[in-house]
Source information
RNAcentral holds the full RNA, with entries from ENA. Predicted 3D model of a 346-nucleotide part of an RNA (small-subunit ribosomal RNA, central domain) from an uncultured prokaryote. Its mean pLDDT, the model's own confidence on a scale to 100, is 87.

Context: one part of a larger RNA
RNA sequence: UUGGGUUUAAAGGGUCCGUAGGCGGGAAAAUAAGUCAGUGGUGAAAGCCUGCAGCUCAACUGCAGAACUGCCAUUGAAACUGUUUUUCUUGAGUAUAGAUGAAGUGGGCGGAAUGUAUCAUGUAGCGGUGAAAUGCAUAGAUAUGAUACAGAACACCGAUUGCGAAGGCAGCUUACUAAACUAUCACUGACGCUGAUGAACGAAAGCGUGGGGAGCGAACAGGAUUAGAUACCCUGGUAGUCCACGCCGUAAACGAUGAUAACUCGUUGGUGGCGAUAUACAGUCACUGACCAAGCGAAAGUAUUAAGUUAUCCACCUGGGGAGUACGCCGGCAACGGUGAAACUC
Numbered sequence: 001u002u003g004g005g006u007u008u009a010a011a012g013g014g015u016c017c018g019u020a021g022g023c024g025g026g027a028a029a030a031u032a033a034g035u036c037a038g039u040g041g042u043g044a045a046a047g048c049c050u051g052c053a054g055c056u057c058a059a060c061u062g063c064a065g066a067a068c069u070g071c072c073a074u075u076g077a078a079a080c081u082g083u084u085u086u087u088c089u090u091g092a093g094u095a096u097a098g099a100u101g102a103a104g105u106g107g108g109c110g111g112a113a114u115g116u117a118u119c120a121u122g123u124a125g126c127g128g129u130g131a132a133a134u135g136c137a138u139a140g141a142u143a144u145g146a147u148a149c150a151g152a153a154c155a156c157c158g159a160u161u162g163c164g165a166a167g168g169c170a171g172c173u174u175a176c177u178a179a180a181c182u183a184u185c186a187c188u189g190a191c192g193c194u195g196a197u198g199a200a201c202g203a204a205a206g207c208g209u210g211g212g213g214a215g216c217g218a219a220c221a222g223g224a225u226u227a228g229a230u231a232c233c234c235u236g237g238u239a240g241u242c243c244a245c246g247c248c249g250u251a252a253a254c255g256a257u258g259a260u261a262a263c264u265c266g267u268u269g270g271u272g273g274c275g276a277u278a279u280a281c282a283g284u285c286a287c288u289g290a291c292c293a294a295g296c297g298a299a300a301g302u303a304u305u306a307a308g309u310u311a312u313c314c315a316c317c318u319g320g321g322g323a324g325u326a327c328g329c330c331g332g333c334a335a336c337g338g339u340g341a342a343a344c345u346c
Base pairs, nucleotide, nucleotide: 004317005316006315007300008299012314014201015200017198021194022193023192025088026087027086028085029084030083031082033081034080035077036076037075038074039073040072041071042070049065050064051063052062053061054060091191092188093187094186095184096183097182098181100179103177104176105175106174107173108172109171110154114150115149116148117147118146119145120144121143125136126135162169163168206247207246208245209244210243211242215241216240220236221235222234223233258313259312260311261310262309263308266291267290268289269288270287271286272285273284274283295302296301319346320345321344328339329338330337331336
């Protein structure tokens, strides 16, 4: 003099909207709050610091100076920040046209499969396993055919595909709703970015009330296996899985990677547009994959979709265990969730 991190070592909030706050594009003018310069006042003394001097030295003491980085007043400066006014269009938004998708909500419809019921054909087994047994079956099963009913999921297409803020979203069709994108560059004229508290959404499981219940299937029962077998395997099977309404609010809620903006070698795919006519093409915009250079990185790796180079704002980390525990508070019907220590110990 400078000032650490958060993919995997501790650490990015599950996601989005948004209040306060923080930060904020180009030009001109005014102002003078911040800022800068000068001057005046004040900033007690002692102490600290510097110099000189006095006790034989020192401690100590005396004298002088400096310092007191501040505050107040006043005179100026006007680049930057702020404030006010005017203006601009590239950020942001709007309009018109086009076109995209498993984006959302409600309704309607469909076929395959499964199960059950009835009827028919038909007779002794079926089923299951490593091998068996429990189980089903002469009260006629399994198998095959016909008819009917029920609920749930949507084969092929289907893909490192697409859409969505995330969770997530897949048969077909319809009504309503939302969105990014492209083209024109017409309109507004900084209206922007982030976002503590807060609001909303939020897989599965679970909870409440009422339905529904084919298949699957925690718990449970039986049969096996085994030294045992509260398991893995088999036969059954209740909650649940499904629907409506209301809670819960958590996940390896993962890209283990916060949001926004700018800049930075290349190669090669995919999706949606524009590109005069085209399923052609130079090119171009948006999104989505693979590989690689510099750089970065402890390395693995990453590499224009950065973990590179920068800026703004938020969140979070500070040895292991104790512990995401205790206590308190808040939320919840409960289950539990949120906030969140310490003693002690290594």